[in-house]
Molecule: Glycine riboswitch aptamer
Organism: Thiorhodococcus drewsii
Parts: sequence; C1' cells; structure tokens
RNA sequence: UCAUGUCCCGCAGGAGAGACCGGCCCGUACGGCCGGCGCCGAAGGCGCAACACCGCCCGGAAUCGCUCAGGCAGAAGGACUGCGGGGAUAAC
Repeated sequence: UCAUGUCCCGCAGGAGAGACCGGCCCGUACGGCCGGCGCCGAAGGCGCAACACCGCCCGGAAUCGCUCAGGCAGAAGGACUGCGGGGAUAAC
C1' cells in the first nucleotide's frame, strides 16, 4: 500500500548474432534431417556476492555469468517497458 506486489487478456514498443559450408530427403515449402566451422543472449534452464544458517551441506538477485536449450534475411519468437480491462490473494 484496498493495488504499487502477483496472474490472465488486449493494444503499442522491444536488441544481438553466418539468407554460412558439405551431404541427403522431399519435390518447391525462402521446407526437413545429418555433419562441419563461425557467432549471439533477452524464452526456458543452470551458476553466485552480500546476507542468513552454521561443524559442514542446504537457502540466496539481475538485462550479471554460462551457452544445455534456443537463436543468427523477413516473418515468428522475444526478457523487459507503457497503457487499458479483468481475476485471485495477503502478499510485496
């Protein structure tokens, strides 16, 4: 604090990085599978400082770190932000 926490819906905004190479499938979709090299961080996941506990372990945040997953034309997705509407709750 009678919503400013949280959840759902709608609208708007929303970054980065090879339309890379080889093979195959399909039979044409700017599709799929396998392999290779190079990259990105903002779905998700994982890691932790203070602190708390304390004999240890366990607990413990982020747009930080990792890059498992995901991604590297457009579209889609997209953390997060704003506005509007709604629900539950005693949490934050």